[in-house]
């Protein structure tokens, strides 16, 4: 310099053009004679900017950053 992917709670990862889910972390509670393990409640997310659409996390386009490939 070209092309491909990818970006979703602190952290790992599903998901779909019509309210975003799982684990796992954090707090409270039940449970116990502690204490850990179980249970249950609750808190936390669609990288950004435009676009298409009656509606975008999802489709397109740039940006930015990661990864891979070609030179």
């Nucleotide at each position: 310099g070209c092309g491909u992917u990818c970006a979703u709670g602190g952290u790992u990862u599903a998901g779909u053009g019509g309210u975003a889910a799982a684990a796992u972390u954090g707090c409270c509670g039940c449970u116990u004679g502690c204490c850990a393990u179980g249970c249950g409640g609750c808190a936390g997310c669609c990288g950004u900017g435009g676009g298409u659409u009656c509606g975008a996390u999802u489709c397109c386009c740039g940006c930015u950053g990661g990864a891979c490939g070609c030179a």
Transfer RNA from Peziza echinospora, 71 nucleotides, folded computationally. Its mean pLDDT, the model's own confidence on a scale to 100, is 81.